[in-house]
Predicted 3D model of an 87-nucleotide RNA (Glycine riboswitch aptamer) from Pseudoprimorskyibacter sp.
C1' cells in the first nucleotide's frame, strides 16, 4: 500500500415454502395434515493435506429452525479496529 487471509463491530442486499379447524385478548396460541432449505446440526463425497490420519460443499437429509409481517437468514458488497503474510 489496503494487496491478500482471518477475526470482532456495525452498515446495505439477500430466495423458498400452505391449508384447514379451534380458542378467544381479533392478532397471536393450539392441533392436524403438508410444504422449504441459506442459521446450526448430520451424510456422503468431488478434491485438498502434514497422506497414521485429517480438512471438506451452496450437494443430500431435515433433528432443529420456517411457510402474512417483524424478526432470523448461508451468501455478496463496501467501511472501521485488530492479527498475519506480501510488495
Nucleotide at each position: 500500500a489496503u494487496u491478500a487471509u482471518c477475526a470482532c463491530g456495525a452498515g446495505g442486499g439477500g430466495a423458498g415454502a400452505a391449508c384447514c379447524g379451534g380458542a378467544c385478548a381479533u392478532g397471536u396460541c393450539c392441533g392436524g395434515u403438508g410444504c422449504c432449505g441459506a442459521a446450526g446440526g448430520a451424510g456422503c463425497a468431488a478434491c485438498c493435506g502434514c497422506c497414521c490420519c485429517g480438512g471438506a460443499a451452496a450437494c443430500u437429509c431435515u433433528c432443529a429452525g420456517g411457510c402474512u409481517u417483524c424478526a432470523g437468514g448461508a451468501c455478496c458488497c463496501a467501511c472501521g479496529u485488530g492479527a498475519u503474510a506480501u510488495c